[in-house]
Context: one part of a larger RNA
RNA sequence: CGUUGGAUACUUGAGAGAAGUUGACCAUAGUACGAGAGGACCUGGUUGAGGGAAUCCCUAGUGUACCAGUUGUCGCCGUCAGGCGCAUCGCUGGGUAGCUACAUUCCUUCGGGAUAACCGCUGAAAGCAUAUAAGCGGGAAGCCUAUCUCAAGAUUAGGUAUCCCUCUCCGAUGUUACAUCGGAGGAAAGAUCCCAGAGAGAUUAUCUGGUUGAUAGGCUGGAAGUGUAAGCAAAGUAAUUUGUUUAGCUGACCAGUACUAAUAGAUCAAGAGA
Numbered sequence: 001c002g003u004u005g006g007a008u009a010c011u012u013g014a015g016a017g018a019a020g021u022u023g024a025c026c027a028u029a030g031u032a033c034g035a036g037a038g039g040a041c042c043u044g045g046u047u048g049a050g051g052g053a054a055u056c057c058c059u060a061g062u063g064u065a066c067c068a069g070u071u072g073u074c075g076c077c078g079u080c081a082g083g084c085g086c087a088u089c090g091c092u093g094g095g096u097a098g099c100u101a102c103a104u105u106c107c108u109u110c111g112g113g114a115u116a117a118c119c120g121c122u123g124a125a126a127g128c129a130u131a132u133a134a135g136c137g138g139g140a141a142g143c144c145u146a147u148c149u150c151a152a153g154a155u156u157a158g159g160u161a162u163c164c165c166u167c168u169c170c171g172a173u174g175u176u177a178c179a180u181c182g183g184a185g186g187a188a189a190g191a192u193c194c195c196a197g198a199g200a201g202a203u204u205a206u207c208u209g210g211u212u213g214a215u216a217g218g219c220u221g222g223a224a225g226u227g228u229a230a231g232c233a234a235a236g237u238a239a240u241u242u243g244u245u246u247a248g249c250u251g252a253c254c255a256g257u258a259c260u261a262a263u264a265g266a267u268c269a270a271g272a273g274a
Base pairs, nucleotide, nucleotide: 001153005164006163007162008161009160010159011158015150016149017148018147021049022048023047024046025045026044027043033038050108051107052106053105054104055103059101060100061099062098066094067093068092069091070090071087072086073085075084076083077082111145112144113143118138119137120136121135165273167185168184169183170182171181172180173179174178190268191267192266193265194210195209196208197207198206215261216260217259218257219256220255221254222253224250225249226248231244232243233242234241235240
């Protein structure tokens, strides 16, 4: 821009794409077959491999500053104590959210249709024969469906539901009312800008919100992590230990709470629709 007024939701599916793999074991059955040795088709079930998708409850990894320990330092906070800086995040032990696989769950299925090779029924030409000439069947991991995803720019532009617009003034023409044309003024549903953001994200887009508000931050409580802070007291010559204390601290997690910031506002959009 189009989809023949403008919107908001929910959809149909022309068409397109994805997937399509495979082993072993058990039963049938030591049966059919075979002198024996050996040893099935078919059918049913179980469990894997490979591939794929989703998810983070479990297990595990990461988790650049969440907790703790610890080394060096002619750095800093005046000194002690307690801390900070630098040394690969200084090193080490753990670890929430998120992300991830080595983790978990599921799929790779059943069925239908038309067929290939091939196998048939009836059956003439050609008194026979013949699956073929007329006619009618069976038959594959393949084809069309079936399963999942996208999908009306499918210009054949689809469908359903709901919402919105039926003004005012001026001028001209016709024949006053009224109609037509032209101009001006505001104006709908809805959307955007702008702002707080994340289940989203390079930007955009998408999504959640914008005071009739829990959108983010803060605060409070909880979960979870670390592992018992500092100070003080006691014991010890001291290093240190014990008590206060399952403390103290805490990024992303879950709630609550308007304290802070989403204020105020602007723009687009249309006179019933060839």
This is a predicted structure of a 274-nucleotide part of an RNA (large-subunit ribosomal RNA, domain VI) from a Patescibacteria group bacterium. The RNAcentral record of the full RNA draws on ENA. The source organism's lineage runs through Bacteria and Bacteria candidate phyla. It matches the Rfam family "Bacterial large subunit ribosomal RNA". The family is grouped with related families in Rfam's "LSU clan". Rfam links the family to the GO terms ribosome and structural constituent of ribosome.